[in-house]
Context: one part of a larger RNA
RNA sequence: GUGUUGUCAAGGAACUCGGCAAAAUGACCCCGUAACUUCGGGAGAAGGGGGCCCUGGGAGGCCAGGGCGCAGCGAAAGGGUCCAAGCGACUGUUUACCAAAAACACAGGUCUCUGCGAAACCGCAAGGUGAAGUAUAGGGGCUGACGCCUGCCCGGUGCCGGAAGGUUAAGGGGAAGGGUCAGCCGCGAGGCGAAGCCCUGAUCCGAAGCCCCGGUAAACGGCGGCCGUAACUAUAACGGUCCUAAGGUAGCGAAAUUCCUCGUCAGGUAAGUUCUGACCCGCACGAAAGGCGCAACGACUUGGACACUGUCUCGACAACACGCCCG
Numbered sequence: 001g002u003g004u005u006g007u008c009a010a011g012g013a014a015c016u017c018g019g020c021a022a023a024a025u026g027a028c029c030c031c032g033u034a035a036c037u038u039c040g041g042g043a044g045a046a047g048g049g050g051g052c053c054c055u056g057g058g059a060g061g062c063c064a065g066g067g068c069g070c071a072g073c074g075a076a077a078g079g080g081u082c083c084a085a086g087c088g089a090c091u092g093u094u095u096a097c098c099a100a101a102a103a104c105a106c107a108g109g110u111c112u113c114u115g116c117g118a119a120a121c122c123g124c125a126a127g128g129u130g131a132a133g134u135a136u137a138g139g140g141g142c143u144g145a146c147g148c149c150u151g152c153c154c155g156g157u158g159c160c161g162g163a164a165g166g167u168u169a170a171g172g173g174g175a176a177g178g179g180u181c182a183g184c185c186g187c188g189a190g191g192c193g194a195a196g197c198c199c200u201g202a203u204c205c206g207a208a209g210c211c212c213c214g215g216u217a218a219a220c221g222g223c224g225g226c227c228g229u230a231a232c233u234a235u236a237a238c239g240g241u242c243c244u245a246a247g248g249u250a251g252c253g254a255a256a257u258u259c260c261u262c263g264u265c266a267g268g269u270a271a272g273u274u275c276u277g278a279c280c281c282g283c284a285c286g287a288a289a290g291g292c293g294c295a296a297c298g299a300c301u302u303g304g305a306c307a308c309u310g311u312c313u314c315g316a317c318a319a320c321a322c323g324c325c326c327g
Stems, first nucleotide, its partner, number of pairs: 001322008010313002014311001019308001028050004036041001038145001052067006068072001073078001080306007087298002092104002108143007120129003146293004151223003156220002158216005165211003171205002176200005183192003224242005251285001252282001263279005
């Protein structure tokens, strides 16, 4: 000097990103216990008190008297607590080896597909799962207990329905054109050219799809701008105008979302870029990629308080082990 363990005056978080670590609390019995609440809970809330030995009494719980120690749950083991907020309802699950979480799952909600040789999935097939099930069943998507709710837009995209019209493939048809060739015409060069065979091939008849018509947003998604106006000022219930498929309802809001921003006001502190409550000019919340609440729960995150402490002011000492020095 390092490691592990132990102790400390006064102070008590001044340490630090942060009480990280440590200290403190602790089992049992008695008293007592708030807000809030889904009436179960919250609760071991919180906060107090008790304990050993001897003698006597008593069925006993226990009561009375006496005694000892620094200390009586005499060792070990064995909750720290409270207030407020965010997120997720909850118990669970996860990155085997840096993340345990507000991520995943979850009961519950909703949409959609599927009538059974089901849909869906594996397989080339046979076959299998679904299921020895049958729509109160099975698959897929989204949401995620519970409470109160979930607005407007179907123009685009998707899906569903429609079949009158437009477009439209293979195929069907075979108008017409061409090649070849018997033959015919021509002095010749050449021309015409039946049947057959061969090559093209129009009008026309041809589904679904697309166009078209309608529906559908707990389908993918979307949910405006400018100008003016009230007898102080300011503001604008009100008016005008442009655009749109429709212009963001309720609720929430500087938020896990707010750039400006340490917004402003209030609270807490002697002092508060964090925190809480408000305000609302929401850069860029918003209703199942759910909105807003919410008791209980959480090795989650944030702010505060009490207790307690070597975290610190600020360091010291001790034990053991190691390092280092001498032999």

This is a predicted structure of a 327-nucleotide part of an RNA (large-subunit ribosomal RNA, domain IV) from a Eubacteriaceae bacterium. Its Rfam family is "Bacterial large subunit ribosomal RNA". The coordinates come from a structure-prediction model, not an experiment, and the mean pLDDT is 89. NCBI's taxonomy places the organism under Bacteria, Bacillati, Bacillota, Clostridia, Eubacteriaceae.